[in-house]
Molecule: Bacterial RNase P class A
Organism: Planctomycetaceae bacterium
C1' cells in the first nucleotide's frame, strides 16, 4: 500500500423570529364546559416500512381433554416467549479471518428420478466373455477306447466396453469353462462391542461381521415438541333514539298401535323439578360450570355522537460484579411524543457530508426489506521497506 471479514455509531450542525401539538405554573374572563395572556421545558426511526413470528393487555364460563388443521427440527443455554439470540457439533464454501444450512426418520409405507442405456430398486443382457457338464455337427490323430481343434444349441456369466448425475463397492492376487467377495489381503461404508474425553449433539482408539442392502421428505408421510379464538375499529362509562312481525322448538314416566327396529301416532299421569336448547365465531366431539322457555331462522327498524382506553415501560443510561457468550444481579442518576382526517413549518446568517431510505397511532421483543454520503474499533491475507 492493496484486497478482504466481523461489530458499533451517525443520518446535517448552530444561532435569531413568526407559526403547531401536548404537560406545568401564574394572572385573567365566564354559572359552567371552557376561553385569552405570558412564563418553563417536551415533541417521529435504525429502520417509524412489511404485518412475518412471539408477548403483555382487553373480550368470551374454563381455556380443562381429543381429533383435525397449522407450526417449529442436531446439543446445551439465554428470554416473559419465540420460528429470536447465544456457544458448541455435523456437513460444504473459502488460503484465511469467516460465511452457508426447511440440520429427526429412506430397515413402517405411498410416489418421483426427464432424456439415454438392456436395466433407474430388487432387477436385468446391447456389444461380448464361456460352452467343463448335457445335445449334436465339422476336421485331424488313432485298431479302438479316447484325444486335439473349430464353432453352435440349450445353459453359464456380468469381470471387459457402451448408456447416464448416479447402474448392486475399490485395488490387488487366488479359483473358475469363464466370471463374480466365490476365498483372501487392505481399504471405503453399514451394523454391533469395549475404552477415553465431553452436560450433550459429537470426536478419538481398538475388536467382531454378514461381505455391501440409490437418491429424493422446502414429494406425500412417520416420530418428537408446541399452539383456545378474536382483536385498541378489544374493551368501559355516559348521552340520544326505535319497532316490531312471522314460523320451527319441550317430559329419563306408563300403556297401546303402525314398521322405517328405531322413529311416528294416540291415551293416561306429571309440570316442583327438570327437558330441548344457549353460553358469538378459526371446524367438531367430549367434560364442568351457568342460565333456562327462553332460544334459532327470515323479514323490518334506529344509533354509530362524546369522554375513555392513550402512554412509568419484561423501559433507558453508567458503573461493579458473575458468565466464552447470549444475558444476569447490584448500586446509582433520568423520564423521552400521544395526533384524533391526523402536531415540529417557514424565514434569515453561518459551516460543509451538497444531505440517502423514509412520518409514530396500544405497548414492548425479534426476524426480513430499503439506504447517498461520514466516522470508530477489531481481525485475515497479499505485496514492499526497515
Nucleotide at each position: 500500500g492493496g484486497a478482504g471479514c466481523g461489530g458499533g455509531c451517525u443520518g446535517g450542525a448552530c444561532g435569531g423570529c413568526c407559526g403547531c401539538u401536548g404537560c406545568g405554573g401564574a394572572a385573567u374572563c365566564g354559572c359552567a364546559a371552557g376561553g385569552u395572556u405570558u412564563c418553563g421545558g417536551a415533541g417521529a426511526g435504525g429502520a417509524a416500512a412489511g404485518u412475518c413470528c412471539g408477548g403483555g393487555c382487553u373480550u368470551c364460563a374454563c381455556a380443562g381433554g381429543a381429533c383435525a388443521c397449522g407450526g417449529u427440527g442436531g446439543u446445551g443455554g439465554g428470554u416473559a416467549a419465540c420460528g429470536c439470540c447465544c456457544a458448541c457439533c455435523g456437513u460444504c464454501c473459502g488460503c484465511a479471518a469467516g460465511g452457508a444450512c426447511c440440520g429427526g426418520g429412506a430397515c413402517a409405507g405411498u410416489g418421483c428420478c426427464a432424456c439415454a442405456g438392456a436395466a433407474a430398486a430388487c432387477a436385468a443382457a446391447c456389444c461380448g466373455c464361456c460352452g467343463a457338464c448335457c445335445g449334436a455337427c465339422c476336421g485331424c490323430c488313432g485298431c479302438a477306447a479316447g484325444g486335439c481343434g473349430g464353432g453352435c444349441g440349450a445353459g453359464g456369466u456380468a469381470a471387459g466396453g457402451g448408456u447416464g448425475a448416479a447402474a448392486c463397492g475399490g485395488u490387488g492376487c487366488g479359483g473358475u469353462a469363464a466370471g463374480a467377495g466365490c476365498g483372501c489381503a487392505c481399504c471405503a461404508g453399514c451394523g454391533g462391542g469395549c475404552c477415553g474425553g465431553g452436560u450433550g449433539a459429537c470426536c478419538g482408539g481398538u475388536c467382531c461381521g454378514g461381505c455391501u442392502u440409490g437418491g429424493u421428505a422446502a414429494a406425500c408421510c412417520c416420530c418428537a415438541c408446541c399452539g383456545g379464538a378474536a382483536g385498541c375499529a378489544a374493551g368501559a362509562c355516559c348521552a340520544a333514539g326505535c319497532a316490531g312481525a312471522a314460523g320451527a322448538u319441550a317430559g329419563a314416566g306408563c300403556g297401546c298401535g303402525g314398521c322405517u327396529u328405531g322413529c311416528c301416532g294416540c291415551g293416561c299421569c306429571a309440570c316442583g323439578g327438570g327437558c330441548c336448547g344457549g353460553u358469538c365465531c378459526g371446524g367438531u366431539c367430549c367434560g364442568u360450570a351457568c342460565c333456562c322457555a327462553g332460544u334459532c331462522u327470515u323479514c323490518g327498524g334506529g344509533u354509530a355522537g362524546g369522554u375513555u382506553g392513550c402512554u412509568c415501560g419484561a423501559g433507558g443510561c453508567g458503573g461493579c460484579a458473575g458468565g466464552c457468550a447470549a444475558c444476569u444481579g447490584c448500586c446509582g442518576c433520568c423520564c423521552u411524543a400521544g395526533a384524533g382526517a391526523a402536531a415540529u413549518g417557514g424565514u434569515c446568517g453561518u459551516c460543509c457530508a451538497c444531505g440517502a431510505c423514509a412520518g409514530a397511532a396500544c405497548c414492548c421483543g425479534g426476524c426480513u426489506u430499503a439506504c447517498a454520503g461520514g466516522c470508530c474499533c477489531g481481525c485475515u491475507c497479499c505485496g514492499c521497506g526497515u